[in-house]
RNA sequence: CGAGCCGGCCGGGCGACCGCGGCGGGAGACCGUCGAGGAAAGUCCGGACUCCGCAGGGCAGGGUGGUUGUUAACGGCAACCCGGGGCGACCCGCGGGACAGUGCCACAGAGAACAGACCGCCCAGCCGCUCGGGGAGACCCGCGCUGCUGGGUAAGGGUGAAACGGUGGUGUAAGAGACCACCAGCGCCCCGGGUGACCGGGGCGGCUAGGUAAACCCCACCCGGAGCAAGGCCAAGAGGGGGCCGCGAGGCCCCUGCGCAGACGCUCGAGGGCUGCCCGCCCGAGUCUGCGGGUAGGCCGCACGAGCCCGUCGGCGACGGCGGGCCCAGAUGGAUGGUCGCCGCCGGGGCGCGAGCCCCGGGACAGAAUCCGGCUUACAGGCCGACUCGUCCG
Numbered sequence: 001c002g003a004g005c006c007g008g009c010c011g012g013g014c015g016a017c018c019g020c021g022g023c024g025g026g027a028g029a030c031c032g033u034c035g036a037g038g039a040a041a042g043u044c045c046g047g048a049c050u051c052c053g054c055a056g057g058g059c060a061g062g063g064u065g066g067u068u069g070u071u072a073a074c075g076g077c078a079a080c081c082c083g084g085g086g087c088g089a090c091c092c093g094c095g096g097g098a099c100a101g102u103g104c105c106a107c108a109g110a111g112a113a114c115a116g117a118c119c120g121c122c123c124a125g126c127c128g129c130u131c132g133g134g135g136a137g138a139c140c141c142g143c144g145c146u147g148c149u150g151g152g153u154a155a156g157g158g159u160g161a162a163a164c165g166g167u168g169g170u171g172u173a174a175g176a177g178a179c180c181a182c183c184a185g186c187g188c189c190c191c192g193g194g195u196g197a198c199c200g201g202g203g204c205g206g207c208u209a210g211g212u213a214a215a216c217c218c219c220a221c222c223c224g225g226a227g228c229a230a231g232g233c234c235a236a237g238a239g240g241g242g243g244c245c246g247c248g249a250g251g252c253c254c255c256u257g258c259g260c261a262g263a264c265g266c267u268c269g270a271g272g273g274c275u276g277c278c279c280g281c282c283c284g285a286g287u288c289u290g291c292g293g294g295u296a297g298g299c300c301g302c303a304c305g306a307g308c309c310c311g312u313c314g315g316c317g318a319c320g321g322c323g324g325g326c327c328c329a330g331a332u333g334g335a336u337g338g339u340c341g342c343c344g345c346c347g348g349g350g351c352g353c354g355a356g357c358c359c360c361g362g363g364a365c366a367g368a369a370u371c372c373g374g375c376u377u378a379c380a381g382g383c384c385g386a387c388u389c390g391u392c393c394g
Base pairs, nucleotide, nucleotide: 001390002389003388004387006385007384008383009382010381012343013342014341015340016339017338018337020035021034022033023032024031025030037365041376042375044374045373046372047371048370049227050226051225052224056279057278058277059276061223062222063221064220065219066080067079068078069077070076081095082093083092084091085090096218097217101216102215103212104211105210118157119156120153121152122151123150124149125148126147128145129144131142132141133140134139165183166182167181168180169179170178184208186205187204188203189202190201191200192199193198231300232299233298234297239256240255241254242253243252244251245250258292259291260290261289262288263287264286271283272282273281274280307326308325309324310323311322312321313320314319345362346361347360348359349358350357351356
């Protein structure tokens, strides 16, 4: 310098004016202070928090899936193992079990699981033909070929993603783990290393085992349900009842929380609870539907948290310990915006020998709503670092 690979970060800055929301101060005018993101997004996973449930037995259902760690937890993350790819940095893997059982394997192909004779190879028989030999002749014998029939054969061809180990030999009519040697692979045992996944070595065995579990299923582990419209408090309310005041119309206060109709029930038991279902147990006099009417306001939850920043220590790392500093949105018809100026970035044009100057244009994705940890997706433009390969120079 070229090519590549991995990771981290930024997401314009300053000022003026106008405006919006929260908090604090002030009698008020007003003043002070704070005010979106790396994803606030998708709502995919995990938790905090809240309410309901938490006698017993049984059956379902969902999730995860190499190992060891990390964490509040996770399907996240880290390191490592195994398999695959790359010269390499590095990348990819929904990575338990297919000797528990069942199912499925498109198209092509003869045959797709303890398979399969389409071509080929081999054997036997029959018909025919050619050639050779014998015979006077009818015909006989032999070699070869074509066709048909019956059988053997998984070596070879062909199909396929996949065809029931590979190479060489023995053997055979031709063949075949039928047998043998070596190799690959499988199962079991032993030794050594590692916390472990696993790795290295040795021995024995039978000769060979297809794929698929994001198919049922089996194994191990985990999981109660619903969600901030969770949930709690205050106020109000039509109708009814009571009390007080007033001659009266009426007013005030307290309690309850409305009215009408229909259906099914009241121990011959509706309905409800055990928040998936069943058994079983328990409660039990109301329950359900329709129509009409009333209130539909406020506060808390709710902003100090698995919090952020800096330093240090332990650890390869994810992460954790300790010390110091900081307070950082809180709306509820839902704030976080707009205009201008200067600087900076990018693109285009012009001027200038040049450093540079001037003009015009652009600036992404998006946007809190209980909070937190992740994952995934979107993103104009830009910055930084580690590493690999190649070439050249020293």
Bacterial RNase P class A from Actinokineospora pegani, 394 nucleotides, folded computationally. Model confidence (mean pLDDT): 79 of 100. The sequence was found by an Rfam model in a public genome assembly. It matches the Rfam family "Bacterial RNase P class A". It is annotated as a ribozyme. The organism belongs to Actinokineospora, within Bacteria.